Description: Predicted 3D model of a 72-nucleotide RNA (transfer RNA) from a Minisyncoccia bacterium.

RNA sequence: GGCUCUGUAGUUCAACGGUUAGAACGGGGCACUCAUAACGCCCAAAUGGUAGUUCGACUCUACCCGGAGCCA
Numbered sequence: 001g002g003c004u005c006u007g008u009a010g011u012u013c014a015a016c017g018g019u020u021a022g023a024a025c026g027g028g029g030c031a032c033u034c035a036u037a038a039c040g041c042c043c044a045a046a047u048g049g050u051a052g053u054u055c056g057a058c059u060c061u062a063c064c065c066g067g068a069g070c071c072a
Base pairs, nucleotide, nucleotide: 001071002070003069004068005067006066007065010025011024012023013022018055027043028042029041030040048064049063050062051061052060
């Protein structure tokens, strides 16, 4: 340098082009308890960036950025 795959809560993962982007663990609060843990209830937290296609984009396309692999 070329090609392929990949990027979503703090982490690991979901999400026919269309419902308010969900789950588990983790974090915060409450409740329970003599107290702690566990269990229960509630809360916060994310689509790498910029354009394009579309009535509508996490999803499709282009470029850029990051990561992994293969070739040279």
Description
The coordinates come from a structure-prediction model, not an experiment, and the mean pLDDT is 83. The RNAcentral record of the sequence draws on ENA.